[in-house]
Context: one part of a larger RNA
Molecule: large-subunit ribosomal RNA, domain IV
Organism: Candidatus Aerophobota bacterium
RNA sequence: CCCUCGUUAAGGAACUAGGCAAAGUGGCCCCGUAACUUUGGGAGAAGGGGUGCCUCGUUAGCGUUGUAUUAAGUUGCUUGCAACUUAAGAAGCGUGAGGAGGCUGCAAUAAAUGGGCCCAAGCGACUGUUUACUAAAAACACAAGUCUCUGCUAACUCGUAAGAGGAUGUAUAGAGGCUGAAGUCUGAUCAGUGCUGGAAGGUUAAGGGGCGGGGUGUAAGCUCCAAACCAAAGCCCCAGUUAACAUCGGCUCUAACUAUAAGAGUCCUAAGGUAGCGAAGUUCCUUGUCGGGUAAGUUCCGACCCGCACGAAUGACCUAACGACUUGGGCGCUGUCUCAACGAGGGACUCG
Numbered sequence: 001c002c003c004u005c006g007u008u009a010a011g012g013a014a015c016u017a018g019g020c021a022a023a024g025u026g027g028c029c030c031c032g033u034a035a036c037u038u039u040g041g042g043a044g045a046a047g048g049g050g051u052g053c054c055u056c057g058u059u060a061g062c063g064u065u066g067u068a069u070u071a072a073g074u075u076g077c078u079u080g081c082a083a084c085u086u087a088a089g090a091a092g093c094g095u096g097a098g099g100a101g102g103c104u105g106c107a108a109u110a111a112a113u114g115g116g117c118c119c120a121a122g123c124g125a126c127u128g129u130u131u132a133c134u135a136a137a138a139a140c141a142c143a144a145g146u147c148u149c150u151g152c153u154a155a156c157u158c159g160u161a162a163g164a165g166g167a168u169g170u171a172u173a174g175a176g177g178c179u180g181a182a183g184u185c186u187g188a189u190c191a192g193u194g195c196u197g198g199a200a201g202g203u204u205a206a207g208g209g210g211c212g213g214g215g216u217g218u219a220a221g222c223u224c225c226a227a228a229c230c231a232a233a234g235c236c237c238c239a240g241u242u243a244a245c246a247u248c249g250g251c252u253c254u255a256a257c258u259a260u261a262a263g264a265g266u267c268c269u270a271a272g273g274u275a276g277c278g279a280a281g282u283u284c285c286u287u288g289u290c291g292g293g294u295a296a297g298u299u300c301c302g303a304c305c306c307g308c309a310c311g312a313a314u315g316a317c318c319u320a321a322c323g324a325c326u327u328g329g330g331c332g333c334u335g336u337c338u339c340a341a342c343g344a345g346g347g348a349c350u351c352g
């Protein structure tokens, strides 16, 4: 000097990205317990007090077949016994608070084991699952909601096929997609793309058809090209459909201070973002502005709204409970620190 521990004056987070680590809390009994809430919870909330041993004391009480026993009655008979009913009811054994008084110690759950707590916010409802070996989470799943397909030889999946799963199931079933408890809700747009439907029309292959023509041959013929016309799905076309993929404007002017613009005009569009929320896990400018908390706060909380570039199942907002999640604050506590010291064990080092 390193590792693992123990103790520490005064202070007590001044440490640090961050209370990381450590300290602290801790069992049992009693008292007491807020906001909020889906009325179940929150809750061991928080916060207090007690805790050993001896004596009263074999304590009160409780349990032990209301037992043994006693008295009265009924029945049976072998005439003093048995069974039953009613009334009183021990002893012994077991268990056992609470109270009063006393004893010892620094300390009585004397060792060991054994929650730190509170306030506010974000995200995800929750219990669960996950990157075996750097990520446990706000990711996945979930109950629930919704859409589409599927009538049974089902759809769908595997297989070249036979066949198998689906399912020894049958639309309260099965498959696929999206959202993700509950509560309040889920606005506008079908122009584009997708999907679904559509006995017309246009276009459209092979095939059918064969006007007409070429080559060759004396010819019959053989062979080649080929117009009209017939001819499927698809595409064009016409509709529907958004909890399908998606999208949800610009400019100019206007009120009796100023400012602002309920309003007016105009252009474009398929339609121009509704409710709710908003410097947000989303805000560039930005440490926005105001308020709170601090002596001092780029973080945090509450507001404002000028939303660079929120927004309604790629769900919106809100939410009790829950979380080895994330953020900010506080109480307690401490060698994290001011600032280091001492001690123990093991290394390092020296000798063997």
Stems, first nucleotide, its partner, number of pairs: 001347008010338002014336001019333001027051005036041001038181001052103005061095004069088009104108001116331007123323002128140002144179007156165003183317003187248003192245002194241005201236003207230002212225005249267005276310001277307001288304005